Annotation
A computed fold for a 72-nucleotide RNA from Candidatus Staskawiczbacteria bacterium RIFOXYB1_FULL_37_44, annotated as transfer RNA. Lineage of the source: Bacteria > Bacteria candidate phyla > Candidatus Staskawicziibacteriota. Its Rfam family is "tRNA".
RNA sequence: GCCCCCGUAGUUGAAUGGACACAAUAUUGCGCUUCGAACGCAAAGAUGAGGGUUCGAUUCCUUCCGGGGGCA
Numbered sequence: 001g002c003c004c005c006c007g008u009a010g011u012u013g014a015a016u017g018g019a020c021a022c023a024a025u026a027u028u029g030c031g032c033u034u035c036g037a038a039c040g041c042a043a044a045g046a047u048g049a050g051g052g053u054u055c056g057a058u059u060c061c062u063u064c065c066g067g068g069g070g071c072a
Base pairs, nucleotide, nucleotide: 001071002070003069004068005067006066007065010025011024012023013022018055027043028042029041030040031039048064049063050062051061052060
């Protein structure tokens, strides 16, 4: 330099054009307990950034940013 893949809650994953973006775990509160742990209930928390296509984008196109891999 060229090519390919990936980027979603603090973390690990799902959702591959139709809605309130779904879980697990972690966190916080409450319950339970003599106190904890475990367990139950609840809360908050995310689509890397910009642009485009579409009635509708996490999903498709494009540029950039970051990570990984291959060739030279």